[in-house]
Context: one part of a larger RNA
């Protein structure tokens, strides 16, 4: 000094985020007694009190009853084991279940209400398939969402967005079928052009001539090119009809996804506006509940508890931004949940002292 334990005078939560931790209460024996509430089962061992030992004596088969009497500080006479208790809100009905090893709850599940999907070779889920689970089941059954016991109830909006149902008209793909277009490639015909050879003609050089060169012009041969026409093969590129769901498009559908306004003015005090006017929306928050576990301003106001109350309770509503199965509002019972007050208690405090035992 530390750690585990005892134990304190007055006071008795003044400690503290908060009664954390401690302290208390007790002996599921017995007789008494026991509220609001309430789903009539509960709440309840509520809550608060008494009693408790050992002789005799009646009663009784016995626990035990009852009446008398004796003892002690003390009689479930030690020790273990072994409920603190009450008023009030919130939140979840409620036993369960949850982050093994930082969050046990107000989260999750419920049962119960609801929607959607399925006709059975079922939907749905797993596999590539075979197969399988569903189910050796058959809409009182299964699979999926979303709410979560009961109790009152669950409003408007189908504009968008899902989804469901229609078929008249628009749009719209690949593949084909059919009708063109435009190619590739061979044949044959044909028309041009150029080259080569050559035939006849004119002119001209050279030579006595025979010949021999050159130039032009027609014509035919041949090889090369370039378009045309038809055939054939090929079917490449293109282009029009004809075709589906889808979407455009017309109904439905909210316990589908969701969303549920502004602005001005008005009543014989003032105030405030049942009312009137006006824009916009698909329609403008309905019952209910509200400074809420939601409220920013804000310790709102206004009561209530306290000597004194940013927290609680009950009211009020200009709701920054509650609200109707992303469920409203209620609610007995339950909750190691959570917020407040009070009893009993206590070294949590005022304020600290002392003892044991370990390191």
């Nucleotide at each position: 000094u530390g750690a585990u334990c005892c134990c304190c005078a007055a006071g008795g939560a003044a400690c503290u985020c908060g009664g954390c931790a401690a302290a208390a209460u007790a002996g599921c024996a017995g007789c008494c007694g026991u509220a609001a509430c309430u789903u009539u089962g509960g709440a309840a061992u509520a809550a608060g009190g008494c009693u408790u030992g050992g002789c005799u004596a009646u009663a009784g088969c016995a626990a035990u009853a009852u009446a008398g009497c004796c003892c002690g500080c003390a009689g479930c006479g030690a020790a273990a084991g072994a409920c603190u208790c009450u008023c009030u809100g919130g939140c979840a009905a409620c036993u369960g279940u949850u982050u093994a090893c930082c969050a046990a709850a107000a989260a999750c599940a419920c049962a119960g209400c609801u929607c959607c999907c399925u006709g059975c070779g079922a939907a749905c889920u797993c596999g590539u398939a075979a197969g399988a689970g569903g189910a050796u089941g058959u809409a009182u059954a299964g699979g999926g969402g979303g709410u979560g016991a009961c109790a009152c109830c669950u409003g408007a909006c189908c504009a968008a967005u899902g989804c469901g149902a229609g078929a008249a008209g628009g749009u719209c793909a690949a593949c084909u079928a059919u009708c063109g277009g435009u190619g590739g490639u061979c044949a044959u015909a044909u028309u041009c052009c150029g080259c080569u050879u050559u035939u006849c003609a004119u002119u001209u050089g050279a030579g006595a001539a025979a010949u021999c060169g050159a130039a032009u012009g027609c014509g035919a041969a041949g090889c090369g090119g370039a378009g045309u026409a038809u055939g054939g093969c090929u079917g490449g590129c293109u282009g029009a009809u004809a075709u589906a769901a889808g979407c455009c498009c017309u109904c439905g559908u909210g316990a589908a996804u969701g969303u549920c306004g502004g602005c001005c003015g008005u009543a014989a005090c003032u105030a405030u506006a049942a009312c009137g006017g006006u824009c916009c929306u698909a329609a403008g928050g309905u019952a209910g509940c509200g400074a809420a576990g939601u409220a920013c301003c804000u310790u709102g106001u206004c009561g209530g508890g306290u000597a004194a109350g940013u927290u609680c309770c009950g009211a009020c509503g200009c709701g920054c931004a509650c609200g109707a199965a992303u469920g409203g509002u209620g609610u007995a019972a339950u909750g190691a949940c959570u917020g407040g007050g009070a009893a009993a208690c206590u070294g949590u405090c005022u304020c600290g002292a002392g003892g044991a035992u370990c390191a």
Record summary:
Model confidence (mean pLDDT): 81 of 100. Large-subunit ribosomal RNA, domain IV from an activated sludge metagenome, 359 nucleotides, folded computationally. It matches the Rfam family "Bacterial large subunit ribosomal RNA". The full RNA is in RNAcentral, with records from SILVA.